[in-house]
Molecule: Lysine riboswitch aptamer
Organism: Bacillota bacterium
RNA sequence: AUGAAUGGUAGAGGCGCGGUUAUUAAGAGUACGCACUUUGAGCUGCCGGCAAUGAAAAGCGCGAAAAGGAAUGGCCGCCGAAGCAGGGUUCCCGGCCGGGGAUGUCUGCUGGUCUUGCAUCUAAGAGGUGUAAGACUGUCCCCCGAUUUUUGCCUGGGUGGAGCGCUAUCUUGCAC
Repeated sequence: AUGAAUGGUAGAGGCGCGGUUAUUAAGAGUACGCACUUUGAGCUGCCGGCAAUGAAAAGCGCGAAAAGGAAUGGCCGCCGAAGCAGGGUUCCCGGCCGGGGAUGUCUGCUGGUCUUGCAUCUAAGAGGUGUAAGACUGUCCCCCGAUUUUUGCCUGGGUGGAGCGCUAUCUUGCAC
RNA backbone atom coordinates (compact mmCIF):
# COMPACT_ATOMS: atom_id res chain seq x y z
C1' A A 1 0.00 0.00 0.00
C1' U A 2 -3.90 -3.71 -0.54
C1' G A 3 -7.72 -7.23 1.06
C1' A A 4 -11.28 -8.56 4.42
C1' A A 5 -13.83 -8.95 9.70
C1' U A 6 -15.86 -6.61 14.32
C1' G A 7 -17.15 -2.05 16.50
C1' G A 8 -17.84 3.43 16.21
C1' U A 9 -18.92 8.14 13.65
C1' A A 10 -21.10 10.93 9.64
C1' G A 11 -24.26 10.80 5.40
C1' A A 12 -27.67 9.62 0.82
C1' G A 13 -32.81 8.15 -1.47
C1' G A 14 -37.61 12.52 -2.07
C1' C A 15 -44.49 14.67 -3.77
C1' G A 16 -39.09 11.19 2.06
C1' C A 17 -41.12 9.76 7.45
C1' G A 18 -43.22 11.21 12.11
C1' G A 19 -44.67 14.77 16.16
C1' U A 20 -46.66 19.50 17.57
C1' U A 21 -49.16 24.06 16.68
C1' A A 22 -52.20 27.79 13.89
C1' U A 23 -55.76 28.56 10.10
C1' U A 24 -59.40 26.54 6.74
C1' A A 25 -63.05 23.29 4.50
C1' A A 26 -65.99 19.28 5.57
C1' G A 27 -68.45 16.76 9.57
C1' A A 28 -73.66 19.81 9.73
C1' G A 29 -77.94 23.03 10.04
C1' U A 30 -76.31 16.73 11.79
C1' A A 31 -76.28 15.03 17.09
C1' C A 32 -78.41 17.59 20.99
C1' G A 33 -81.67 21.31 23.88
C1' C A 34 -86.39 24.03 24.26
C1' A A 35 -91.75 25.07 22.81
C1' C A 36 -96.13 23.28 20.21
C1' U A 37 -98.90 19.30 17.52
C1' U A 38 -99.94 13.93 16.26
C1' U A 39 -99.48 9.46 18.71
C1' G A 40 -99.84 6.45 23.22
C1' A A 41 -95.52 2.54 25.79
C1' G A 42 -91.38 1.85 25.63
C1' C A 43 -86.03 3.67 25.58
C1' U A 44 -80.63 -1.44 24.25
C1' G A 45 -79.08 -7.99 24.73
C1' C A 46 -79.19 -7.75 30.40
C1' C A 47 -78.55 -4.62 35.05
C1' G A 48 -78.99 0.31 36.54
C1' G A 49 -81.51 4.71 35.20
C1' C A 50 -85.63 7.44 32.61
C1' A A 51 -90.87 7.29 31.32
C1' A A 52 -99.06 8.59 31.34
C1' U A 53 -96.19 15.06 35.37
C1' G A 54 -95.99 11.33 28.33
C1' A A 55 -91.19 6.60 26.25
C1' A A 56 -90.00 5.67 21.17
C1' A A 57 -91.42 7.76 16.35
C1' A A 58 -93.04 11.86 13.19
C1' G A 59 -94.15 17.18 11.89
C1' C A 60 -93.11 22.35 12.61
C1' G A 61 -90.40 26.66 14.90
C1' C A 62 -86.11 28.64 17.58
C1' G A 63 -81.17 27.69 19.19
C1' A A 64 -77.02 24.76 18.02
C1' A A 65 -72.02 21.54 18.78
C1' A A 66 -67.86 18.12 19.05
C1' A A 67 -64.47 13.95 18.08
C1' G A 68 -61.68 11.08 14.79
C1' G A 69 -59.96 12.03 9.91
C1' A A 70 -58.30 15.96 5.71
C1' A A 71 -55.60 20.45 3.27
C1' U A 72 -52.05 24.47 3.84
C1' G A 73 -48.26 27.03 6.64
C1' G A 74 -44.73 27.43 10.97
C1' C A 75 -41.65 24.81 14.47
C1' C A 76 -39.30 20.18 16.17
C1' G A 77 -37.23 15.14 15.77
C1' C A 78 -35.30 12.09 12.04
C1' C A 79 -33.58 8.16 7.22
C1' G A 80 -36.69 1.21 10.29
C1' A A 81 -37.24 7.33 9.31
C1' A A 82 -41.83 4.99 10.39
C1' G A 83 -46.12 2.07 9.38
C1' C A 84 -49.06 -2.27 9.52
C1' A A 85 -50.81 -7.27 11.28
C1' G A 86 -51.37 -10.75 15.29
C1' G A 87 -50.80 -12.10 20.72
C1' G A 88 -50.35 -10.05 25.76
C1' U A 89 -50.22 -6.20 30.51
C1' U A 90 -52.68 -1.96 32.71
C1' C A 91 -56.38 1.91 32.40
C1' C A 92 -60.88 4.48 30.28
C1' C A 93 -65.89 4.65 27.68
C1' G A 94 -72.18 3.90 34.21
C1' G A 95 -71.56 -2.19 34.98
C1' C A 96 -71.55 -7.12 31.88
C1' C A 97 -71.49 -8.81 26.54
C1' G A 98 -70.20 -6.52 22.06
C1' G A 99 -67.35 -2.62 20.21
C1' G A 100 -63.92 1.51 20.60
C1' G A 101 -59.72 4.38 22.69
C1' A A 102 -54.92 5.15 25.50
C1' U A 103 -50.27 2.89 27.24
C1' G A 104 -46.31 -0.23 26.85
C1' U A 105 -44.32 -5.15 25.38
C1' C A 106 -43.43 -9.82 22.17
C1' U A 107 -43.47 -11.94 17.18
C1' G A 108 -43.77 -11.15 11.93
C1' C A 109 -43.82 -8.07 7.32
C1' U A 110 -42.39 -3.53 4.52
C1' G A 111 -36.03 0.28 0.71
C1' G A 112 -39.29 4.70 -0.88
C1' U A 113 -43.30 7.14 -3.77
C1' C A 114 -47.51 6.77 -7.00
C1' U A 115 -51.74 4.46 -9.96
C1' U A 116 -55.66 0.91 -10.56
C1' G A 117 -59.14 -3.33 -9.09
C1' C A 118 -61.42 -5.75 -4.84
C1' A A 119 -62.41 -5.73 0.49
C1' U A 120 -62.70 -2.90 4.96
C1' C A 121 -62.78 1.65 8.49
C1' U A 122 -65.17 6.34 7.86
C1' A A 123 -70.40 11.34 7.14
C1' A A 124 -67.56 10.90 2.74
C1' G A 125 -66.20 10.98 -4.28
C1' A A 126 -61.28 12.95 1.29
C1' G A 127 -58.04 9.79 3.64
C1' G A 128 -56.26 5.16 6.13
C1' U A 129 -55.50 -0.29 6.07
C1' G A 130 -55.16 -5.24 3.72
C1' U A 131 -54.53 -7.78 -0.81
C1' A A 132 -53.35 -8.28 -6.15
C1' A A 133 -51.30 -6.16 -10.53
C1' G A 134 -48.39 -2.30 -12.55
C1' A A 135 -45.22 2.33 -13.03
C1' C A 136 -41.31 5.48 -11.29
C1' U A 137 -37.10 5.95 -8.21
C1' G A 138 -32.57 5.14 -4.90
C1' U A 139 -28.96 1.28 -3.68
C1' C A 140 -25.90 -3.25 -4.30
C1' C A 141 -24.26 -8.03 -6.97
C1' C A 142 -23.88 -10.03 -11.88
C1' C A 143 -24.09 -9.40 -17.33
C1' C A 144 -23.92 -6.38 -22.04
C1' G A 145 -22.51 -1.72 -24.50
C1' A A 146 -19.69 2.94 -24.83
C1' U A 147 -14.92 5.31 -23.31
C1' U A 148 -9.90 3.75 -22.38
C1' U A 149 -3.35 0.57 -24.51
C1' U A 150 -5.81 -2.36 -20.46
C1' U A 151 -8.45 -2.24 -15.81
C1' G A 152 -11.27 0.91 -12.78
C1' C A 153 -14.35 5.51 -12.26
C1' C A 154 -18.10 8.47 -14.92
C1' U A 155 -22.00 6.98 -18.43
C1' G A 156 -26.34 3.92 -21.24
C1' G A 157 -29.07 -0.69 -20.73
C1' G A 158 -30.83 -5.77 -18.71
C1' U A 159 -32.01 -9.54 -14.87
C1' G A 160 -32.16 -10.05 -9.71
C1' G A 161 -31.72 -9.08 -4.15
C1' A A 162 -33.14 -6.41 0.33
C1' G A 163 -32.54 -1.50 5.02
C1' C A 164 -29.45 -6.69 10.15
C1' G A 165 -28.86 -2.88 3.41
C1' C A 166 -25.61 1.15 0.88
C1' U A 167 -21.68 5.14 0.80
C1' A A 168 -17.60 7.69 3.27
C1' U A 169 -14.36 7.57 7.31
C1' C A 170 -11.89 6.07 12.08
C1' U A 171 -10.10 2.40 15.78
C1' U A 172 -8.70 -2.63 16.89
C1' G A 173 -7.15 -7.35 15.48
C1' C A 174 -6.13 -10.78 11.04
C1' A A 175 -3.96 -12.00 6.09
C1' C A 176 -0.18 -10.38 2.83